[in-house]
This is a predicted complex of two RNAs, RNase P RNA and transfer RNA, with 442 nucleotides together. The coordinates come from a structure-prediction model, not an experiment, and the mean pLDDT is 77.
This record gives sequence, structure tokens and C1' cells, in this order.
RNA sequence: UGAGUAAGUUGGAUAAUCGCGGGUACAGUGCCGAAAGGCCGUAUCUGAGGAAAGUCCGGGCUCCACAGGGCAGGGUGCCGGGUAACACCCGGUGAAGGCGACUUCAAGGAAAGUGCAACAGAAAUAUACCGCUCAGCAUGUGAUGCCGUGCAUCACUGCCGAGUAAGGGUGGAAAGGUGAGGUAAGAGCUCACCAGCGGCAUGGCGACUUGCCGGUCUAUGUAAACCCCACCUGGAGCAACACCGCAGAGGGACAUAUGGUGGCCCGCCAGUCCCGGGCAGGUGGCUGGAGCCAUGCAGCAAUGCAUGGCCUAGAUAGAUGAUUAUCCACGACAGAACCCGGCUUACAGACUUACUCAUCAG
RNA sequence: GCGGGCGUGGCGGAAUUGGCAGACGCACCAGCCUUAGGAGCUGGCGGGUAACCGUGCAGGUUCAAGUCCUGUCGCCCGCA
Repeated sequence: UGAGUAAGUUGGAUAAUCGCGGGUACAGUGCCGAAAGGCCGUAUCUGAGGAAAGUCCGGGCUCCACAGGGCAGGGUGCCGGGUAACACCCGGUGAAGGCGACUUCAAGGAAAGUGCAACAGAAAUAUACCGCUCAGCAUGUGAUGCCGUGCAUCACUGCCGAGUAAGGGUGGAAAGGUGAGGUAAGAGCUCACCAGCGGCAUGGCGACUUGCCGGUCUAUGUAAACCCCACCUGGAGCAACACCGCAGAGGGACAUAUGGUGGCCCGCCAGUCCCGGGCAGGUGGCUGGAGCCAUGCAGCAAUGCAUGGCCUAGAUAGAUGAUUAUCCACGACAGAACCCGGCUUACAGACUUACUCAUCAG
Repeated sequence: GCGGGCGUGGCGGAAUUGGCAGACGCACCAGCCUUAGGAGCUGGCGGGUAACCGUGCAGGUUCAAGUCCUGUCGCCCGCA
């Protein structure tokens, strides 16, 4: 200098004016309403995100037994750790890719059982189509020998029986691979090495690693097919739920019932449930929290602990916008609705740190 | 907020246990018939010269994916 890898930060700035949501203080015995409650003025403070999104996981919170037993269903799936919890994160193991920094992996079990493997091919989980080998047969064909219209031997051809999984072809897959021995021809038939399986030992908490020994020398693939094994899992959701006001009309069902309980059975609890019937009434839930920032300590890290500081939207038809001036790199994806932890997806540009490879120079 | 389903030629709509993707109907094109048109009958009909590519899109599992799994985009329906 070029090419890359990993982790992270930022997401126009400043000022003025007007407008909108929210908090606090002050004020008028002002206004609306039947009431519960709400509104108006002035001052001041404050007002979207890294994803607020998708709603894919996990939890808090609330109600139903402070959630119990069993079955069914669902989820997770190498090992260890973190956490409130997780399908998330961190550190490892193994496998795959890359020269490398590094990246990726739904990564338990196919020797419990069942299912499936189209087409092609002889044969698809065990098979002999061609080929190879051996034996038998033939008024077969050819050659040779003998005096031979016959006989014998050899080769070929055909039929039939057996052996064989080396070779051919089909397929994603044909019951380990390479080499040597062996054989009628062949074959883990035998041997060596490699892969695989089993056992023992070594190191490690463990996944696993390394080494040695052994064999009736091998056992197709598929579990993102059913299934088996291990672990986890009650249901519903802030329109949950609690309280307040006014209006209102009652009718029905039951005790071996009905409901809570929205898969089923048991158990538990209860004067409960169903139909009809409103004001889309009001208040709380609602934002101080597994919160943010800084420093220190423990840990490889995720993370935890300690100390100090900070308060940072809370609507309910739903606010966060507009104009002007100046500047630059001229600004992407996009907007809260009970709250958090993750994952996934969208995203213009700018910046930082560490590392790798190549080339050149010293 | 909670839950369920769908996406295949120009259109509708099959392919049900994973096995040659587009059956069938409508529309369209060509021919026959007719003086002519309609109706009827016959044939064709995703793209590409071909290899091959095609089930909303991007990946994965599998020998093989419209079908199974994950993510994503769009549409429809139900409940509170």
C1' cells in the first nucleotide's frame, strides 16, 4: 500500500418563535357533569428507538387451590458455566469450510420396534443378468492322431447343475478401503496398514482425547417419518385485574347438578351459573425498574458483588410537529400503548479498536 | 392482545402416506364446419434454440420437497 476477519460506537448540530402530550407550584369558591370525577389560566421542568417492528422464545405482574396427582399434548436435545428464566449468552469438545485472522453446525438414539426408499437395475436389505470357474450332456462345429462312414484328445458353441460378489452395467445407496498371500475361479478366506466396533488404561468436573489390546472383520440411509431415552412444561391474558358512580327488569337452571377448569380423569373450592339488559361513564393498574452511569474487586468470558451518583414519555381517538437563521459529511430504517431479558428482520453514511494474508522498503 | 388458515399457468382449481408438477374447467391460439358470425368438432397452450429453470421469497433436512423444518413477505378469517 492492497485484500480481508472480528468486536463496538454513532444515527444531523445550534439558536429563536408558534403549536401539542405529561409532571409540579400558585390562583379564581371560574366552567362542565345527575354523580364519581374532569376542564380552564400563569410560571417552570420534561417528552420515542437501536430496532419502539415481527410477536418467534423466556420471565415479572394479575385472576382462577400460592396450581396438587395421573394420562394426553407441547418443547428442548454434545459438555460445563451464567441467569429471574429461556430455544438466549459465554467458555470448551467434535465435525465441516478457509493459506490465515476466523466462520458455520436442529450435534441424543438407526445394535428396542414399525414404516418408507419412486424410476433405473438381474437384485434394494438380500439378489446370480452378463461375466469368471468346475462337473455333466450333445448324430453340434473345427483341428490333430490312428488303415478307419469309427474312436480318442484338445478348442469352440449350445443346454443343464453348482460355486463366486473380484470385473461389467443401474442407482443417492449393491454389506468396509489399499496391498500381498491364497484359490478351480473367487471371497476378511488369511495377513499388514487405515477406517469402524468392543474392552482396558491415561489426562480432563465433563463432552472427549491419547495409547495399548482384541474379534465368527463390520452393522445401508432416513427420527426437520412414527417412535425410544433424558430433562422441562397448569390455564388465561392489562380489553388481565381492583375499586367508584348513576341507570336498570326481570326470566330460567340445578344438588348424582352447574361453574372455577378453554384437552380428559381425579382431587379441591363455591349459592353458583345461563339468558336478557347500559352509560364504548370515571379512577387505579401506568411506570423507581432483574433501571441507567462511573469506579473498584472476583472470573479466560458471559456475569456477579461493593461503593458513589442520577430519575429519563405515560396517552385513552391517542402528544413529540411546523417555520426562520447559520453550518456540515445534506441525514437511512423507522415511531412508545403493562413492563423487562433475548432472538429475528429493516437500515444512508461516518468513526474506533484488535488481528490475518500478500507485496514493497528499512 | 390471543388463535387459525392460505399463496401452484392469464383465471379458478387438483396433485391427500415425500416419488415423472401442472389433472379438470374457463379464457386464448390454429384448423375443420358456415356465404359470414356464433355454437359444435379436432389439436395446441409456463419460460428457454437447448442444457435446464419454474409451486410468494431466502435457506435447510433428504437420494428426491408443491408436500417436512426455519426465517421472511403478502392476504384472509375467528375470539376478547
Rfam match: Bacterial RNase P class A. It is annotated as a ribozyme. Rfam links the family to the GO terms ribonuclease P activity, dimeric ribonuclease P complex and tRNA processing.